[in-house]
Notes:
The RNA shown here (Lysine riboswitch aptamer) has 173 nucleotides.
RNA sequence: AGUCUUGAUAGAGGCGCGGCCGACAAGAGUAGCCCCGGCAAACGACGGGAAAUCGUGGGGCGAAAGGGGAGGCCGCCGAGGGGGGAUGCGGAUUCCCGUCCGCAUGCUCGCCGGGCCGUCGGGGAAUACCCGCCGGACUGUCGCGGCGCGAGCCGCGGAGAGCUGUCAUGACC
Repeated sequence: AGUCUUGAUAGAGGCGCGGCCGACAAGAGUAGCCCCGGCAAACGACGGGAAAUCGUGGGGCGAAAGGGGAGGCCGCCGAGGGGGGAUGCGGAUUCCCGUCCGCAUGCUCGCCGGGCCGUCGGGGAAUACCCGCCGGACUGUCGCGGCGCGAGCCGCGGAGAGCUGUCAUGACC
C1' cells in the first nucleotide's frame, strides 16, 4: 500500500423528501339566513331496537372546512412516507348493541433505495388528489459474470441496517 471489523464525520442519487406562504379553481348556487308553501309517506352510512324533534318544495341573499394549487422561501438525503392493531372523537338530535367509513394519536407491530407510468381495489363531491396489491420501463448504488487499451458498456442479483470520501480503531497479509 491492500482487504476487512467497529466507530466518528463529510457527502452523492433527482420529476428526491418534508414544512411554511400561496393568487386561483373546485367545494357550491351546497350549508346557513330570510320570505312563501308543505308537514302524508319515504329517506337522513349499514343491520337490529326505544322515543320524540328537525330537514326535504319554490323564491331571495349566500359562505366555510377538509382535499388541490403555478411558484417562492426554509430545513434536509430514513430525507421521510405508508400500512395493520389499539385508543379517542365524528357520521341530524337523545339513548342502546354490532359493523363500516372518516379524522386524530409523544401507544404498539411490520413494510419501503428513489421517483414515474398502467390495470384493479379503497378513500374523496371530484375527471383533481391520496392509499394499497400487481405489472412495466427508468434511475442512483454495491456485488458477481462478460466485453473494452481506456473512459465506460452489457447481463444477473441485492437493499438505505445500503453506497462513496476522510479520520480513528483493531484484525489479516
It matches the Rfam family "Lysine riboswitch aptamer". Rfam's curators write: Riboswitches are metabolite binding domains within certain messenger RNAs that serve as precision sensors for their corresponding targets. Allosteric rearrangement of mRNA structure is mediated by ligand binding, and this results in modulation of gene expression. This family includes riboswitches that sense lysine in a number of genes involved in lysine metabolism, including lysC.